[in-house]
RNA sequence: GCCAGGGGCGCCCCGCGCGGGCUGAGAUGCACCCUUCGAACCUGACCCGGAUCAUGCCGGCGGAGGGAGGC
Numbered sequence: 001g002c003c004a005g006g007g008g009c010g011c012c013c014c015g016c017g018c019g020g021g022c023u024g025a026g027a028u029g030c031a032c033c034c035u036u037c038g039a040a041c042c043u044g045a046c047c048c049g050g051a052u053c054a055u056g057c058c059g060g061c062g063g064a065g066g067g068a069g070g071c
Base pairs, nucleotide, nucleotide: 001071002070003069004035005034006033007032009029010022011021012020013019014017041066042065043064047060048059049058050057
């Protein structure tokens, strides 16, 4: 690089809409991220501490267990 595959989409406000705000790569995008050199993502977890109007918002748990590949 080609083909194929994996994954998440939460919180707050209002006049509830094709609206506004927060974090993030991404909050349903013809997008984004990740594919074993795997922290993408899931489980533990309705977990613990901190911050916030609020929330996986930050840190811990934790290199714990699981997790998608060929040419």